[in-house]
RNA sequence: GCCGGUUUGGUGAAGUGACAUCACGCGUCUCUUCCAAAGAUGAGUCACUGGUUCGAUUCCAGUAACCGGCA
Numbered sequence: 001g002c003c004g005g006u007u008u009g010g011u012g013a014a015g016u017g018a019c020a021u022c023a024c025g026c027g028u029c030u031c032u033u034c035c036a037a038a039g040a041u042g043a044g045u046c047a048c049u050g051g052u053u054c055g056a057u058u059c060c061a062g063u064a065a066c067c068g069g070c071a
Stems, first nucleotide, its partner, number of pairs: 001070007010024004026042005047063005
């Protein structure tokens, strides 16, 4: 230099065009003498920039980070 793959809450993962989901973690409440456990409830996410589309996490292009291959 060229080619390919991955990027989703704090962490780990589902989700192949139409309300973004689950587990753990975190906050609040209940229970308990206290803690833990259990239960209820809540906050918090589609790497970034454009394009296609009535509608994009999803399709396309570019950028960035990481991983792999070729030279």

Source information: Transfer RNA from a Tepidisphaeraceae bacterium, 71 nucleotides, folded computationally. It matches the Rfam family "tRNA". RNAcentral holds the sequence, with entries from ENA and MGnify.